[in-house]
Context: one part of a larger RNA
Molecule: small-subunit ribosomal RNA, 5' domain
Organism: Nitrosomonas europaea
RNA sequence: GAUUGAACGCUGGCGGCAUGCUUUACACAUGCAAGUCGAACGGCAGCGGGGGCUUCGGCCUGCCGGCGAGUGGCGAACGGGUGAGUAAUACAUCGGAACGUGUCCUUAAGUGGGGAAUAACGCAUCGAAAGAUGUGCUAAUACCGCAUAUCUCUGAGGAGAAAAGCAGGGGAUCGCAAGACCUUGCGCUAAAGGAGCGGCCGAUGUCUGAUUAGCUAGUUGGUGGGGUAAAGGCUUACCAAGGCAACGAUCAGUAGUUGGUCUGAGAGGACGGCCAACCACACUGGGACUGAGACACGGCCCAGACUCCUACGGGAGGCAGCAGUGGGGAAUUUUGGACAAUGGGCGAAAGCCUGAUCCAGCCAUGCCGCGUGAGUGAAGAAGGCCUUCGGGUUGUAAAGCUCUUUUAGUCGGAAAGAAAGAGUUGCAAUGAAUAAUUGUGAUUUAUGACGGUACCGACAGAAAAAGCACCGGCUAACUACGUGCCAGCAGCCGCGGUAAUACGUAGGGUGCGAGCGUUAAUC
Numbered sequence: 001g002a003u004u005g006a007a008c009g010c011u012g013g014c015g016g017c018a019u020g021c022u023u024u025a026c027a028c029a030u031g032c033a034a035g036u037c038g039a040a041c042g043g044c045a046g047c048g049g050g051g052g053c054u055u056c057g058g059c060c061u062g063c064c065g066g067c068g069a070g071u072g073g074c075g076a077a078c079g080g081g082u083g084a085g086u087a088a089u090a091c092a093u094c095g096g097a098a099c100g101u102g103u104c105c106u107u108a109a110g111u112g113g114g115g116a117a118u119a120a121c122g123c124a125u126c127g128a129a130a131g132a133u134g135u136g137c138u139a140a141u142a143c144c145g146c147a148u149a150u151c152u153c154u155g156a157g158g159a160g161a162a163a164a165g166c167a168g169g170g171g172a173u174c175g176c177a178a179g180a181c182c183u184u185g186c187g188c189u190a191a192a193g194g195a196g197c198g199g200c201c202g203a204u205g206u207c208u209g210a211u212u213a214g215c216u217a218g219u220u221g222g223u224g225g226g227g228u229a230a231a232g233g234c235u236u237a238c239c240a241a242g243g244c245a246a247c248g249a250u251c252a253g254u255a256g257u258u259g260g261u262c263u264g265a266g267a268g269g270a271c272g273g274c275c276a277a278c279c280a281c282a283c284u285g286g287g288a289c290u291g292a293g294a295c296a297c298g299g300c301c302c303a304g305a306c307u308c309c310u311a312c313g314g315g316a317g318g319c320a321g322c323a324g325u326g327g328g329g330a331a332u333u334u335u336g337g338a339c340a341a342u343g344g345g346c347g348a349a350a351g352c353c354u355g356a357u358c359c360a361g362c363c364a365u366g367c368c369g370c371g372u373g374a375g376u377g378a379a380g381a382a383g384g385c386c387u388u389c390g391g392g393u394u395g396u397a398a399a400g401c402u403c404u405u406u407u408a409g410u411c412g413g414a415a416a417g418a419a420a421g422a423g424u425u426g427c428a429a430u431g432a433a434u435a436a437u438u439g440u441g442a443u444u445u446a447u448g449a450c451g452g453u454a455c456c457g458a459c460a461g462a463a464a465a466a467g468c469a470c471c472g473g474c475u476a477a478c479u480a481c482g483u484g485c486c487a488g489c490a491g492c493c494g495c496g497g498u499a500a501u502a503c504g505u506a507g508g509g510u511g512c513g514a515g516c517g518u519u520a521a522u523c
Base pairs, nucleotide, nucleotide: 001523002522003521004520006519007518008517009516010515013370014369015368016367017366018365020362021328026326027325028324030323031322032321035074036073037072040071041070043067044066047065048064049063050061051060052059053058081281082280083279090206091205092204093203094202095201096200099198100197101196104194105193106192107191109189110188111187112146114144115143121136122135123134124133125132126131151160152159153158165186166185167184168183169182170181173180174179207253208252209251214244215243216242219241220240221239222238223237224236225235226234256278257277258276259275260271261270262269263268283304284303285302286301287300306317307316308315309314334360336359337358338357342356343354344353345352346351373403374402375401376400383394384393385392386391407464409459410458411457412456413455417450421445422444423443424442425441426440427439428438429437467512468511469510470509471508472493473492474491478507479506480505481504482503488495489494
């Protein structure tokens, strides 16, 4: 000099953009942060309609809109947080072979026929609660056989293994009707390929210590068995005795890694906050279940510590999600608004959910921009300070005169961010179809948290807006008074013991400026 997720002191007008627990991975009150689908299902608790009865109090009825709880599906493995652990099961780069893959895309095939349950619900029981038990009824895209088979296994004879329906529309025909039937869309099953994603292996690189020199028994390799989606001591039995290490094994300490950031002419050095990629973790330790995917932050089980409820028998919990509280600390924000946009989950869609996200709030924490007025004005006013008492300086500075009105203030106008969607309609595809559906155009129309915000205009008036540090040398900037090795200053050298440009105050000056200094840290 540059820099910072900074803090402290003094000071503080406005705006834009960004950042904001670096310390206790300390403990957490409260609210919210993952739901959705009635176009899978039986139903109907509540709400609003319709219908029936009525003594006008009300009652009945799933009939309709819808829908609590329940069965079922998908999601909950994403998104969000943190950096404790980890020095290599990590990360970065470059390669590899023995793998998996829900949803999505492409290809071609199938979707036939049966069965037994169970929740909800009713009844009964236990319990303070959390909750649990018995019995009876019922449905499905829940579950289980059968058939069929591209497929798999094979001792080549054989053996084994799938599926589910739902919604819309309809001319003829059949049917009392439901519907059959036709057709479209969405599903379901099996197979092949792809995309994207993930698992695995190798090489190279990746901090300090030798006042850590030897380490290793599933250890190193082989064979057989097992296991996995998959190679493999991954595991097990047996056999062999290997494997690593001064090119630093092992041990100890420290640490998430990278893209990058800061600095520097570079080489390098230091760092890894925000943003992005990967990894690890979710009160502490262990374990599996479900599933395409987890050994799962807001799932389960066990153990432990802690907190809470209790009728003392027993139960409940996990903010390193967003806010917020206590504590720790030099130190770090609101218990805000909205799903309008972007994105995600579910859904055919409308839509619902979304503390992701978009916004607003707080803080000069940082960066950037603007302002605190402009011109003129010598009697060089008054006052202050200095003085050789002549004067000098503050100083065109002020006053005065002439203007302007950014920003702040008041009033008025006022966006873009919004097109997907929905309605009507043309054309095309599909189709037996002028139906339905899909695609693509035209046209109409709905939707804004921010926010009456940005921005624009008008009005009045210089009006409402400057400080901080320093002035001995380094280092830009000097005099007076006070003090008298005292009080004090100080980054280094050093000042102060009676004329201190070094302490304190004043006048003057220098530097930066809504900041300026100090401290800490890095180059």